Small-subunit ribosomal RNA, central domain from a metagenome, 350 nucleotides, folded computationally.
[in-house]
Context: one part of a larger RNA
RNA sequence: CUGGGCGUAAAGCGAGUGUAGGCGGUUCGGUAAGUCGGAUGUGAAAGUCCCGGGUUUAACCCGGGAAGUGCACUUGAUACUGCCGAGCUAGAGUAUCGGAGAGGUUGGUGGAAUUCUCGGUGUAGAGGUGAAGUUUGUAGAUAUCGAGAGGAACACCGGUGGCGAAGGUGGCCAACUGGACGAAUACUGACGCUGAGACUCGAAAGCGUGGGGAGUAAACAGGAUUAGAUAUCCUGGUAGUCCACGCCGUAAAUGAUGGGUGCUAGGUGUCGCGGGCUUUGAUUCCUGCGGUGCCGUAGUUAAUGUAUUAAGCACCCCGCCUGGGAAGUAUGGUCGCAAGGCUAAAACUC
Numbered sequence: 001c002u003g004g005g006c007g008u009a010a011a012g013c014g015a016g017u018g019u020a021g022g023c024g025g026u027u028c029g030g031u032a033a034g035u036c037g038g039a040u041g042u043g044a045a046a047g048u049c050c051c052g053g054g055u056u057u058a059a060c061c062c063g064g065g066a067a068g069u070g071c072a073c074u075u076g077a078u079a080c081u082g083c084c085g086a087g088c089u090a091g092a093g094u095a096u097c098g099g100a101g102a103g104g105u106u107g108g109u110g111g112a113a114u115u116c117u118c119g120g121u122g123u124a125g126a127g128g129u130g131a132a133g134u135u136u137g138u139a140g141a142u143a144u145c146g147a148g149a150g151g152a153a154c155a156c157c158g159g160u161g162g163c164g165a166a167g168g169u170g171g172c173c174a175a176c177u178g179g180a181c182g183a184a185u186a187c188u189g190a191c192g193c194u195g196a197g198a199c200u201c202g203a204a205a206g207c208g209u210g211g212g213g214a215g216u217a218a219a220c221a222g223g224a225u226u227a228g229a230u231a232u233c234c235u236g237g238u239a240g241u242c243c244a245c246g247c248c249g250u251a252a253a254u255g256a257u258g259g260g261u262g263c264u265a266g267g268u269g270u271c272g273c274g275g276g277c278u279u280u281g282a283u284u285c286c287u288g289c290g291g292u293g294c295c296g297u298a299g300u301u302a303a304u305g306u307a308u309u310a311a312g313c314a315c316c317c318c319g320c321c322u323g324g325g326a327a328g329u330a331u332g333g334u335c336g337c338a339a340g341g342c343u344a345a346a347a348c349u350c
Base pairs, nucleotide, nucleotide: 004321005320006319007304008303012318014201015200016199017198021194022193023192025088026087027086028085029084030083031082033081034080035077036076037075038074040072041071042070049065050064051063052062053061054060091191092188093187094186095185096183097182098181103177104176105175106174107173108172109171110154115149116148117147118146119145120144121143125136126135162169163168206247207246208245209244210243211242215241216240220236221235222234223233258317259316260315261314262313263312266295267294268293269292270291271290272289273288274287275286276285299306300305323350324349325348332343333342334341335340
């Protein structure tokens, strides 16, 4: 190099935008670089292979021939690829109309509940547990009614419902803003797919500065439990959780399944948009496109399963794997304020 793989055995980058590169619809004409054919030259000798000869054979040696996948030059072929030119509309995109949505950002606003403060009623307990105790209460708690403060989260609706590239996203209102989808036409005319590097986004925890702090709660303290109890349970409780700005860049970042295109039985839900029959109308029924579930045929798979949302049949591009441990470690490099991240071995051992 060829080769085998990546849902669960080792293996899909957490996700996107996109540079180089790789790959690329359809028709005609040109060219002849790739590709294919012929001719010529070269491809040293020895060796290998074939034929013949020598030493009593053989090894060995000698003669002749073939071969020499290659390279150069020349002459042709034009199906495919490339390049050049001219077109096309089935890919891709633009315009118009329409509805759906927790998509994003900012500002405002609402009620329930918890806690605290003040006031009223009221009296001896309240909390909590398997049982207790720590705790709290005659300085009037718990309970209950009224008023106020403040922070955080948004019950019901709510749904294998929606939206988003992923992370994620849920009270209500407004402003700004991204994407997808449907319908019918018109337009551009391959403008496409993937994507090494690069750049951007990226839960929670953590870090820096400044705010905020109701509830909750690592650490910590006390009480229990226990042989012990650095836990489980209880009473407290600080960082944190919240906001602004800036870092970090990791997760079982999971569908453990990279992206794109085409093709390959069905059945049954649901979401969005549209068409048709019927109807006064809603509904029901039939049907198209796009999403999202369940079941299942062929196929596939080691099995489990998967099965038009493929893990089936093919093509294009990227990433990754190569026995277990040592180890996602050491060392070097690089990024970070740090914590640490990324890249990434070997000895040795089984």

Overview:
Model confidence (mean pLDDT): 89 of 100.